[in-house]
């Protein structure tokens, strides 16, 4: 970096340290920021892998596997995340009282597993 698939309305510090201005991809906007940014360090969270493990069914077939039970429940090792629905938005199409609200898909982003 490509590609596939899955998930993106829930959840983590309104008194943590260090440090010091930019940040929320991008576009337009709107908005967080010295009562303090982005980082990096602790803490939290807990969706995706991974480890334990229950109850039902199915397949196996006696070593197990798979699926559903509010991510069944615990952990939190390997990743992510910890302001505003993926902050909205940007193509399409619909609805309503038409420079406007709202809804569905696409597309783009993220994150995670997997392959090349």
């Nucleotide at each position: 970096u490509u590609c596939u698939u899955a998930u993106c309305a829930a959840g983590a510090g309104c008194u943590g340290g260090c440090u010091g201005a930019g940040g929320g991809a991008c576009u337009g906007g709107c908005c967080c920021g010295a009562u303090g940014a982005a980082g990096c360090c602790c803490g939290g969270c807990a969706a995706c892998c991974u480890g334990a493990u229950g109850u039902a069914c199915a397949c196996a077939g006696c070593g197990g596997u798979g699926u559903a039970c509010g991510u069944g429940u615990c952990a939190a090792g390997g990743u992510g995340c910890u302001a505003a629905c993926u902050c909205c938005u940007g193509c399409a199409g619909g609805u309503a009282u038409u420079u406007u609200a709202c809804c569905u898909g696409a597309g783009a982003g993220a994150u995670a597993a997997g392959a090349g």

The RNA shown here (SAM riboswitch aptamer (S box leader)) has 116 nucleotides. The model forms 97% of the base pairs in the Rfam consensus. Rfam family: SAM riboswitch aptamer (S box leader). Its family is annotated with regulation of gene expression in the Gene Ontology. The sequence was found by an Rfam model in a public genome assembly. The prediction has a mean pLDDT of 77.